[in-house]
Annotation
The RNA shown here (TPP riboswitch aptamer (THI element)) has 102 nucleotides and comes from Desulfarculaceae bacterium JdFR-97. The coordinates come from a structure-prediction model, not an experiment, and the mean pLDDT is 77. The source organism's lineage runs through Bacteria, Pseudomonadati, Desulfarculia, Desulfarculales and Desulfarculaceae.

RNA sequence: GCCAUCGCCAGGGGGCGCCCUCCUCAAAAAAGGGGGGCUGAGAAGUACCCCUUGAACCUGAUCCAGGUCAUGCUGGCGGAGGGAUCGGCGAGCAAGGCGCAU
Numbered sequence: 001g002c003c004a005u006c007g008c009c010a011g012g013g014g015g016c017g018c019c020c021u022c023c024u025c026a027a028a029a030a031a032g033g034g035g036g037g038c039u040g041a042g043a044a045g046u047a048c049c050c051c052u053u054g055a056a057c058c059u060g061a062u063c064c065a066g067g068u069c070a071u072g073c074u075g076g077c078g079g080a081g082g083g084a085u086c087g088g089c090g091a092g093c094a095a096g097g098c099g100c101a102u
Stems, first nucleotide, its partner, number of pairs: 001098003005091005011051004016045001017038008057082003063076004
C1' cells in the first nucleotide's frame, strides 16, 4: 500500500406461517377486525434478512421421518435445480493474508 474485515449511503432481491379467543356478519362455512400464544433475524415492520465468495428466498412439495394443540416446528431431501450480476464513502484500536521499502 492492497485485500479480507467492519460501518454508513445508494441500488436490487426476499418472506411473512401456525394455534387459541373475542367482536361484526351469518344456519353453517367463508370474510373483516381486536387480543393472546408458538417458531424465527423477521410472522406488515420508515423493520428484518440477502445480493453471485449467492442455504436470503423459491422449486421439488398436497414430499419423507420425528415431534407438536397446530404449523418449514425439527431433521432429511441438499452443495439438488433456480436465485438479486453491488456502486460509492468511511474506519482501521486489536487480530488475519499478500506485496513493497528500510